Overview: Predicted 3D model of a 378-nucleotide RNA (Bacterial RNase P class A) from a Thermoanaerobaculia bacterium. The sequence was found by an Rfam model in a public genome assembly. Rfam family: Bacterial RNase P class A. Rfam classes the family as a ribozyme.
RNA sequence: GGAGCGAAUCGGGGGAUCGCCGCGCACGGCAACGGGCGCGGAGGAAAGUCCGAACUCCUACGGGCAGCAGGCUGGAUAACGUCCAGGCGCGGCAACGCGACGGAAAGUGCAACAGAGAAUAGACCGCCGAUCGCGCGUCGCAAGACGCGAGGAGGCAAGGGUGAAACGGUGCGGUAAGAGCGCACCGCGGACCGCGUGAGCGGCUCCGGCUUGGUAAACCCCCUGCGGAGCAAGACCAAAUAGGGAAGCAGUGGAAUCGCCCGUUUCCGUUGAAAGCUUCCGGGUAGGUUGCUCGACCACCGCGGUAACGCGAGUGGCAGAUGAAUGAUCCCCGCCGUGCAAGCGGGACAAAAUUCGGCUUACAGGUUCACUCCACGU
Repeated sequence: GGAGCGAAUCGGGGGAUCGCCGCGCACGGCAACGGGCGCGGAGGAAAGUCCGAACUCCUACGGGCAGCAGGCUGGAUAACGUCCAGGCGCGGCAACGCGACGGAAAGUGCAACAGAGAAUAGACCGCCGAUCGCGCGUCGCAAGACGCGAGGAGGCAAGGGUGAAACGGUGCGGUAAGAGCGCACCGCGGACCGCGUGAGCGGCUCCGGCUUGGUAAACCCCCUGCGGAGCAAGACCAAAUAGGGAAGCAGUGGAAUCGCCCGUUUCCGUUGAAAGCUUCCGGGUAGGUUGCUCGACCACCGCGGUAACGCGAGUGGCAGAUGAAUGAUCCCCGCCGUGCAAGCGGGACAAAAUUCGGCUUACAGGUUCACUCCACGU
């Protein structure tokens, strides 16, 4: 210098004018409210709503079945499907990255196409000609022996071929040809020893010719966890209208009254079924208040720990809207692109909604640190 790998961090800065939301302070107003001043006002993901919790309500309590989820080991944590460290496997020369990574010797199932054969398998091409049989030749009186040939029966599974996968691999011996048939090494399984908390690793050790194919993201088995609904949870205050409950009025008969009738008013008795009216009560709705923002919180510092993280003291920080504020315009500086310059253009992804811990996804561009490989120079 080039290529790469892994972390951390920033996500423009300052100002002016006009606005918006919350809180506080005085002022004016009977009040509703009004203007004024001060302070505070989005993110690393506020997002997806995928996990785990806090909190709240429902279920009298507990247990189980079913169902769902998780699944190497140790640790961290309130908890987790998260994080840290380690093991093993795979990829990369490496830094490093990725992994649903328990059990296939409990049982049941599945394997398209191709292929002879797909699980206590199989013989298409091929190899062999030892054995049984056949043909020919030689010898022999004969029985038969020997040789040659074909490959009928048969033997084999080395090589070829099919397949994602073909029942250990390489070599030597062996054989008619072959084969763990025998042996050596490798692999596999088991035992033992050593190391490690453990997953596991190592062994010039011993045993077994090999000994259990794959698939559990097939059923299943084993271990662990899980009741449901969610801040539109829940609590409180509480209109209009309709409906519910209670009380009263209302109905009807008789008498009196006004000269009489109608009618009015008063008194007495009776009834209280329905509708109506008035008042009250209780429930729900609109609306309002609360939950609500300071909490397993964050940053800095010290100590412990490889780390995740824990402990401790102090300082600093932390919006709370609800048809839903956090905006608009302009100036200066800085960054990127372009241009000789003046200038012009650009500035991502995206925005709280009960609160935390994670994961995942999106993201212009910048900064810092550690490490790896290659090339060159000193």
Of the family's consensus pairs, 92% are formed in the model.
Lineage of the source: Bacteria > Pseudomonadati > Acidobacteriota > Thermoanaerobaculia.